RNA sequence: UGGGGCGUCGUCAAGUGGUAAGACACUGGAUUUUGAUUCCAGCAUUCGUAGGUUCGAAUCCUACCGCCCCAG
Numbered sequence: 001u002g003g004g005g006c007g008u009c010g011u012c013a014a015g016u017g018g019u020a021a022g023a024c025a026c027u028g029g030a031u032u033u034u035g036a037u038u039c040c041a042g043c044a045u046u047c048g049u050a051g052g053u054u055c056g057a058a059u060c061c062u063a064c065c066g067c068c069c070c071a072g
């Protein structure tokens, strides 16, 4: 430099046009003498950034940013 892949909550991770699942962690509560366990509730208005398409975008398109792989 060229080609390809990936980027979603604190971490892992599903979702592939129609209001973003789940697990762990965390927070509050119940239970418990206390802790652990168990149970209930909460936790992403900005899905890497900026534009575009569309009635509607995490999802499609473009450009950038970051990481990984391949070629030179």
Base pairs, nucleotide, nucleotide: 001071002070003069004068005067006066007065010024011023012022018055026042027041028040029039030038048064049063050062051061052060
Predicted 3D model of a 72-nucleotide RNA (transfer RNA) from an Oligoflexia bacterium. Rfam family: tRNA. It is annotated as a transfer RNA. Rfam's curators write: Transfer RNA (tRNA) molecules are approximately 80 nucleotides in length. The coordinates come from a structure-prediction model, not an experiment, and the mean pLDDT is 80.